[in-house]
Context: one part of a larger RNA
C1' cells in the first nucleotide's frame, strides 16, 4: 500500500483512520429566509464507437434524432463533493500564540458615551519642535459593545466625573500688631486651588433583601403587616458553555441513553451594551442523530513495495 466471504460501528471517550460519493448534460429539488439565498439541497435518468439524416454556420464545428455494436465497466487512466436533521457559540469575508492551541478568541461594518471651535484635544519630548494635519465637530482622539429583528427596566446612599455657591476650612505673599530698638518668632486680618456644603451624571465604576399572615376540600397566595435599604431583578431566558443538590421531572430518540432534543422550573450562584432574547446565510468550531459506506470491530488472513536481522 492492495485485496478480503458474512455481518456492517457490534470497534472506540468519539466512526479516530480509512472506504463511499465524485466531472458534464439533462431531469427534479423541502424546509427556513433578511425573499439575495438555502441548492450542486435530496432523488433520479444518461456519458464509449458506427452508420444514416436534421438544424445553425462559408468552413473548422456544436447540438440533435433515429439505427447498430463492444466491454464486468465507456468523465473507463489522471483529475474528481459523502449527505441529511437537532442544539450550542461566534453574524458574515477576514486576523492570532513563525516551531504543541486557529478558536467561542481578536477584528469588523453598525450601536452608544466621553474630550476637543483650532495657538483644539490626544500622542512623543526637558524643551525647542514634531505626529494627529497642510485635516476642521458628516473632523481627530479615546472607552465600551458588536450585523440584522424585538428590546436595553429600576437605584445618585457609596466611589468617580460635571456643575455651583450664600456660609464653612483654608498655605505663602501682602499688611497691621506683640515682645524697651534690630532680627528671629509669636498673634491678627484678607484669600486661591481643594475639602466641606447644594444639585445633576448609569451605553460612568457598580447596585438590584428578609419574616409573618392570609380565598368556604385540599393546595397555592392575588392580599395584608413587619424589618431594613439608595433601589429590592422588571422584558425576556432558564438543570444553561451558567443548576451545587443532580443522571431534577414529564415526553421523545434506544432492546437498553450519566446523551442529545423538546417542555416545565424558589435560577446553589441568569438577566438587559461587562448587553438580554431570538435569528436567515457563513464556520478545518462545540455536541447530539440518521442514511449510506466501509478491515474500526467481530477475526483475522494473503499480497506487493520498502526497511531490518541471518547466511554466503
Nucleotide at each position: 500500500c492492495u485485496u478480503a466471504a458474512g455481518g456492517g460501528a457490534a470497534u472506540u471517550c468519539g466512526g479516530c483512520a480509512a472506504u463511499c460519493u465524485a466531472g458534464c448534460c439533462c431531469u427534479g429539488u423541502a424546509u427556513c429566509u433578511u425573499c439575495g439565498g438555502u441548492a450542486u439541497a435530496a432523488g433520479g435518468g444518461g456519458u464509449g464507437c458506427c452508420u444514416g439524416c436534421g438544424u445553425a454556420g462559408c468552413a473548422g464545428u456544436a447540438c440533435g434524432c433515429a439505427g447498430g455494436u463492444u466491454u464486468c465497466a465507456a468523465u473507463a487512466a489522471c483529475a474528481a463533493a459523502u449527505g441529511g436533521a437537532g442544539u450550542c457559540c461566534g453574524a458574515c469575508u477576514g486576523u492570532u500564540u513563525a516551531a504543541c492551541a486557529a478558536a467561542a478568541a481578536c477584528a469588523c461594518a453598525g450601536g452608544u458615551c466621553c474630550c476637543u471651535g483650532c495657538u483644539a484635544g490626544c500622542c512623543a519630548g526637558c524643551a525647542a519642535u514634531g505626529g494627529u494635519u497642510u485635516g476642521u465637530a458628516u473632523a481627530g482622539g479615546g472607552g465600551c459593545u458588536g450585523a440584522c429583528u424585538u428590546c436595553u427596566g429600576c437605584u445618585c446612599a457609596c466611589u468617580g466625573c460635571c456643575a455651583g455657591u450664600a456660609g464653612g476650612u483654608g498655605a505663602a505673599a501682602a499688611u497691621c500688631u506683640g515682645u524697651u530698638u534690630c532680627a528671629a518668632c509669636g498673634g491678627g486680618u484678607c484669600u486661591a486651588a481643594g475639602c466641606c456644603c447644594u444639585g445633576g451624571u448609569g451605553a460612568a465604576g457598580a447596585g438590584c433583601g428578609g419574616g409573618c399572615c392570609u380565598a368556604a376540600c385540599u393546595c397555592u397566595g392575588a392580599g395584608g403587616c413587619u424589618c431594613u435599604c439608595a433601589c429590592g431583578g422588571u422584558a425576556g431566558c432558564g438543570u444553561a458553555a451558567u443548576a451545587c443538590c443532580u443522571u431534577g421531572c414529564c415526553g421523545g430518540u434506544u432492546u437498553a441513553u450519566u446523551g442529545c432534543c423538546g417542555g416545565c422550573u424558589u435560577g446553589c450562584a441568569c438577566c438587559a451594551a461587562g448587553g438580554a432574547a431570538g435569528u436567515a446565510a457563513c464556520g478545518a468550531g462545540a455536541u447530539u442523530c440518521c442514511a449510506g459506506c466501509u478491515g474500526u470491530c467481530c477475526c483475522u488472513a494473503a499480497g506487493u513495495u520498502g526497511a531490518g536481522c541471518c547466511a554466503a